[in-house]
Annotation: The part of an RNA shown here (large-subunit ribosomal RNA, domain I) has 583 nucleotides and comes from a soil metagenome.
Context: one part of a larger RNA
RNA sequence: AGCGCUGGGUGGAUGCCUAGGGGCCAGGAGCCGAAGAAGGGCGCGGAGAGCGGCGAAACGUGGAUGGGGAGCUGCAAGCGAGCGAAGAGCCAUCCGAACCCGAAUGGGGCAACCUACCACCUGUCAUAGGGUGGUGGCGCGAUCUGAAGAAAAUAGGGUCGUGUCGGGAACCGCGGGAACUGAAACAUCUCAGUACCGUGAGGAGAGGAAAUCAAACGAGACUCCCGGAGUAGCGGCGAGCGAAACGGGAUCAGCCCAAACCGUGCGGCCACGCGAGUGGUCGGGCGGGGUUGUAGGCGCGCGUCGUCUUCCUGGAAACGGGGAGCGUGGCCAAGUCGGUCGCAGCGGAAGCUGGUGGGAAACAGCGCCGUGGAGGGUGAGAGCCCCGUACGUGACGCGAUCGAGGAGGCGGGCGAGACGCGGAGCCUGAGUACCACGGGACACGAGAAAUCCUGUGGGAAGCAGGGGGGACCACCCUCCAAGGCUAAGUACUCUCUGGCCACCGAUAGGGAACGAGUACCGUGAGGGAAAGGUGAAAAGCACCCCGAGAGGGGGAUGAAAGAGACUCUGAAACCCAGCGCUU
Numbered sequence: 001a002g003c004g005c006u007g008g009g010u011g012g013a014u015g016c017c018u019a020g021g022g023g024c025c026a027g028g029a030g031c032c033g034a035a036g037a038a039g040g041g042c043g044c045g046g047a048g049a050g051c052g053g054c055g056a057a058a059c060g061u062g063g064a065u066g067g068g069g070a071g072c073u074g075c076a077a078g079c080g081a082g083c084g085a086a087g088a089g090c091c092a093u094c095c096g097a098a099c100c101c102g103a104a105u106g107g108g109g110c111a112a113c114c115u116a117c118c119a120c121c122u123g124u125c126a127u128a129g130g131g132u133g134g135u136g137g138c139g140c141g142a143u144c145u146g147a148a149g150a151a152a153a154u155a156g157g158g159u160c161g162u163g164u165c166g167g168g169a170a171c172c173g174c175g176g177g178a179a180c181u182g183a184a185a186c187a188u189c190u191c192a193g194u195a196c197c198g199u200g201a202g203g204a205g206a207g208g209a210a211a212u213c214a215a216a217c218g219a220g221a222c223u224c225c226c227g228g229a230g231u232a233g234c235g236g237c238g239a240g241c242g243a244a245a246c247g248g249g250a251u252c253a254g255c256c257c258a259a260a261c262c263g264u265g266c267g268g269c270c271a272c273g274c275g276a277g278u279g280g281u282c283g284g285g286c287g288g289g290g291u292u293g294u295a296g297g298c299g300c301g302c303g304u305c306g307u308c309u310u311c312c313u314g315g316a317a318a319c320g321g322g323g324a325g326c327g328u329g330g331c332c333a334a335g336u337c338g339g340u341c342g343c344a345g346c347g348g349a350a351g352c353u354g355g356u357g358g359g360a361a362a363c364a365g366c367g368c369c370g371u372g373g374a375g376g377g378u379g380a381g382a383g384c385c386c387c388g389u390a391c392g393u394g395a396c397g398c399g400a401u402c403g404a405g406g407a408g409g410c411g412g413g414c415g416a417g418a419c420g421c422g423g424a425g426c427c428u429g430a431g432u433a434c435c436a437c438g439g440g441a442c443a444c445g446a447g448a449a450a451u452c453c454u455g456u457g458g459g460a461a462g463c464a465g466g467g468g469g470g471a472c473c474a475c476c477c478u479c480c481a482a483g484g485c486u487a488a489g490u491a492c493u494c495u496c497u498g499g500c501c502a503c504c505g506a507u508a509g510g511g512a513a514c515g516a517g518u519a520c521c522g523u524g525a526g527g528g529a530a531a532g533g534u535g536a537a538a539a540g541c542a543c544c545c546c547g548a549g550a551g552g553g554g555g556a557u558g559a560a561a562g563a564g565a566c567u568c569u570g571a572a573a574c575c576c577a578g579c580g581c582u583u
Base pairs, nucleotide, nucleotide: 001582002581003580004579005578006577007576008575009574015568016533017532020504021503022501023500024499025498026497027496028495029493030492031167032166039101040100041099042055043054044053046079050075051074052059062095063094064093065092066091067090071083072082073081106115107114108113116135117134118133119132120131121130122129137164138163139162140161141160142159143158144157145156171202172200173199174198175197176196182189186236212219213218223250224249225248226247227246233241234240254485255484256483257429261288262287263286264285266283267282268281269280270279271278272277293463295428296427297426298425300422301421302420303419304418305417308325309324310323311322312321313320314319330410331409332408336404337403338402339401340400341399342398343397345393346392347391351366352365353364354363367384368383369373375387376386377385434458435457436456437455438454439453440452441451444470465480466479467478468477469476520527521526540567543554544553545552546551
């Protein structure tokens, strides 16, 4: 030195455990914000570094209500000092308060800081200082002003009111928009209108009330699901892409403008007039009217029915303006009442004994409950010890929802219109439809290519009108574009509650079981760890000895200390010692 055996050390694998994760389901809730959000900074404790909580009224309180019933002053022990049956702590609901930054909004700024003006209050002899409130941008409305330029006007300025801004995990609309990849290479194509970027909306969003389909029959807004169907088709007819009608379901809901016409007041122009003004015409504003395709509406003509009461007011009157009553039917807010649900809770059956053991729930013996034998805990394996479970029950208040009812409010009708018939007049969304060229979307790649969108150019009809039915034409059928709104059924889960798992069990499962998006790294965008386990209970080793201490030896606790905090188990590598063998 090697090998072997034995005993240790080191190390932290393995086993067991779970406080934390993963996935899924159901239900609730679903926006927050200038009344200052999301997110932060800095503070608040007797001593207070971290986490959590809270905000100068600061581990809470200026206050109210309900629950609950003996302890309490968070994690977190100990010390100190207190609180509580006059009901604390704790739980729930509501009001109050809530520094500074942050859209951040008086101005500035290197966020959490600096510094103004106005009004009022305070303070000083006077300055200074202090307090409260206001002072941002943009849009809209109203109003007061107001240039260049004589007037008028406009631009501009001020004031008041009102809206908006910023944030949000995923979901949704719109605007932009890849490549790897696949095609066994690659360019059309595919991946894919995906990822990603921008923007907007909201508890959903989008869509939506036929210029739709259909097929000779008919349907009757939209959305979502199942089927139709991997069909019809599209396709270097390659890879691949991929409908619709229709049927069955979920849920159901329909409306409002523009225009004709009537009225009103404003402005421009024209005519008349000395002027005040009158008349005409055009424009835009407001009110009424009106809203569709078997066309509808307006207006006109005809026919039938019908045309209330009262007060105020202008006018000589005709007539006009305003209000009230009355009658009919519709919708709705607040408050009220009731039901259901949520946000604290409450009640809730039934077991003892024996021996073993540190400990009984295991074992043995004899019982009991069960609408409860889900689950967890308790010194080991408990239906009957504890928490619970089945079942039953509960709210002052707050919220949600449904219903009743609703003084009153809103809109419509009515006091003059309603209904019917007629079809000569007027209206019914224009740089639109459509066409050409260039693109894009449609399952459809230019194709026989309809349909939809539109960059450039051209450019209708207008009801005797117009669109569509997959080139195009005719016949036929069907619908009415060029304005707008619209619940439910659908999507999602940052968040709350409950449940489940042939999900993980500390190199796993989230990056994070632990003061983790922390420590640390980076100028920054950003990157991003490691780290769980004494014991049933701290009973966490009084006391003695060695040692400067650390540590160790006795002793004590404990079932165990070879469970002693570097703490369950404690593998291997590696190190040491003893013995044996070999060289």
Its Rfam family is "Bacterial large subunit ribosomal RNA".
Its mean pLDDT, the model's own confidence on a scale to 100, is 82.